A computed fold for a 71-nucleotide RNA from a Minisyncoccota bacterium, annotated as transfer RNA.
The organism belongs to Minisyncoccota, within Bacteria.
RNAcentral holds the sequence, with entries from ENA and MGnify.
The prediction has a mean pLDDT of 83.
Rfam family: tRNA. It is annotated as a transfer RNA. Rfam links the family to the GO term triplet codon-amino acid adaptor activity.
The same sequence occurs in records of 2 taxa.

C1' cells in the first nucleotide's frame, strides 16, 4: 500500500428486510433457620456516517477499530 473477513446487553453468542433473543452474569421476589441450589421477574445493545426502501440489525457505500492474506 493491495484484497478478504468480524464488529448486537457485561461476556460469549443467534438473528440476513417488519416487534432483536439464548445462555451465564446482575437487580428484586418467592422457597429453606441460614447457604448452596430451583422458581418468577426486571433492567440492560446493533461500531460510527450516508444512501436505497413505506420501513434496514439485516442490502450498498464511506471511516473507525481489530483480524488474515499479498507486496
Nucleotide at each position: 500500500c493491495g484484497g478478504g473477513g468480524u464488529a448486537u446487553c457485561g461476556u460469549a453468542c443467534a438473528g440476513u428486510g417488519g416487534u432483536a433473543g439464548u445462555a451465564c452474569a446482575u437487580g428484586c421476589c418467592c422457597a429453606u433457620g441460614g447457604g448452596g441450589u430451583g422458581g418468577g421477574u426486571a433492567a440492560a445493545a446493533c461500531a460510527u456516517c450516508g444512501g436505497u426502501u413505506c420501513g434496514a440489525u439485516u442490502c450498498c457505500g464511506g471511516u473507525u477499530a481489530c483480524c488474515c492474506c499479498g507486496a